Predicted 3D model of a 262-nucleotide part of an RNA (large-subunit ribosomal RNA, domain VI) from Hyphomicrobium sp. LHD-15. Rfam family: Bacterial large subunit ribosomal RNA. The coordinates come from a structure-prediction model, not an experiment, and the mean pLDDT is 87.
[in-house]
Context: one part of a larger RNA
RNA sequence: UGUAGGAGAAUUGAGAGGAUCUGACUCUAGUACGAGAGGACCGAGUUGGACGCACCUCUGGUGGACCUGUUGUCGCGCCAGCGGCACAGCAGGGUAGCUAUGUGCGGACGGGAUAACCGCUGAAGGCAUCUAAGCGGGAAACCCACCUCAAAACGAGUUCUCCCUUGAGAGCCGUUGUAGACCACAACGUUGAUAGGCCGGGUGUGGAAGUGCAGCAAUGUAUGGAGCUUACCGGUACUAAUAGCUCGAUCGAACUUCGAUC
Repeated sequence: UGUAGGAGAAUUGAGAGGAUCUGACUCUAGUACGAGAGGACCGAGUUGGACGCACCUCUGGUGGACCUGUUGUCGCGCCAGCGGCACAGCAGGGUAGCUAUGUGCGGACGGGAUAACCGCUGAAGGCAUCUAAGCGGGAAACCCACCUCAAAACGAGUUCUCCCUUGAGAGCCGUUGUAGACCACAACGUUGAUAGGCCGGGUGUGGAAGUGCAGCAAUGUAUGGAGCUUACCGGUACUAAUAGCUCGAUCGAACUUCGAUC
């Protein structure tokens, strides 16, 4: 831009893509078979490998806005307590998120038409013959079935609702994230929990400062699972989403032999 008015939703599926794998063991059964040695078809179940999709409860990784220890040096007048720099100074842990080596799930079942092949009936050709007429079985291949996309499928489909100036709806703007390079998408904009703050909780770290006590001191111990705690969960209008602006269809072609299409 189109889809012969403009919108908001929900859909059909022409077509396209993905997937399609496989081992071992157990039972049937030491059965059928076989002199024995050995040892099944069919069917039922269990458990793996590789691959794929999703996820983060668990196990881990990362986690430069979290916690702790500690070295050197500088600063806050000094002590104490803190802060800066030194690869994030180094080191020990670690929330959310992301993630695999972690967790869950998948290949199925079934149907159709077939290949090689196996058959039934059956002539030409009094027999025979799966084939010439006719009818059946038969594979991970094919078409469905499973998952995803999908009406620019220009053959542009279908359904519902709303609107035609008392204007449906959309955008700008703002607060954002389940989204994201931008755009887009999604949530919210006071009739409000959208983000921040605050409050409560969780999680992590691991026992704060101050003070008391013990010790000459280093230090230990009590107060006290202490203090601090990012992205997590819940709540709360304190702050910011204020105010406003713009776009938006003017009742929606023509034609037709009324036969058709369906």